Predicted 3D model of a 166-nucleotide RNA (Lysine riboswitch aptamer) from a sheep gut metagenome. Model confidence (mean pLDDT): 81 of 100. It matches the Rfam family "Lysine riboswitch aptamer". Gene Ontology term of the family: lysine biosynthetic process. The model forms 98% of the base pairs in the Rfam consensus.
[in-house]
RNA sequence: AUAGAGGUGCGGUUUUCAUCAGUACCUGCGGACUGGGCUCCGGCAGCCCGUCAAAUUCCGCAGAAAAAGGGAACGCCGCCGAAGAUUUGCACACCGUCGGAGUGCAGGUCUGGGCGUCAGGUCAACAGCCUGCCGACUGUCAUCUGACGUUCAGAUGGAGCGCUGU
Repeated sequence: AUAGAGGUGCGGUUUUCAUCAGUACCUGCGGACUGGGCUCCGGCAGCCCGUCAAAUUCCGCAGAAAAAGGGAACGCCGCCGAAGAUUUGCACACCGUCGGAGUGCAGGUCUGGGCGUCAGGUCAACAGCCUGCCGACUGUCAUCUGACGUUCAGAUGGAGCGCUGU
């Protein structure tokens, strides 16, 4: 440099289905408060609506009534630091401004892999995802021991910047 292995292996995506939810929004009726609206969230500033009672605020009843994200299954695609997390910088989006969240790119650090209990975070969710401790399992290499024929078994330990073949 190239080709591979770990298996409930990793990630993406179309379609269908359930959930989201009889929820949001809308219409009508009744009531309450004093405020309400302008960004995905919060603060500040500015503007607009209203002004002792209105409203695009809140509550109850009735009617009508979603979607996104997340999930499951089949299929397809890319793969084996697959990928995930965290952090830094730049850019994008929104914007009057600040901070956070989001998307993309480029770096640093950590994690071999899947599973399970518990705890925390995210979420409508007890699903799923993420993180951490622990537990056995599994793959790989190293060391030691046994068996004795190039492989099996056991113990201990390391990490993918690893391991195997050419």